[in-house]
């Protein structure tokens, strides 16, 4: 240097152009327990960044940043 993938809570991931952004670990409080473990309730905590299409963008599109493959 080119191509191709891919970026969403601390961490794995879901996500038909119109969801209150969803589930799981994790963390806090609470129940239950003699305690803790497990369970159970409840709660915080995310769309890399700038643009553009569009009524309406996590989702389409450029471009930059980062990551990973592969070619030379």
């Nucleotide at each position: 240097g080119c191509g191709c993938u891919c970026g969403u809570a601390a961490c794995a991931u879901a996500g038909c152009g119109g969801c209150a952004a969803g589930u799981g670990u994790u963390g806090c409080g609470g129940a239950c327990u003699c305690u803790u473990a497990a369970u159970c309730c409840g709660u915080a905590a995310a769309c890399g960044c700038g643009a553009g299409u569009u009524c309406g963008a996590a989702u389409c599109u450029c471009g930059c940043c980062g990551a990973g493959c592969g070619c030379a």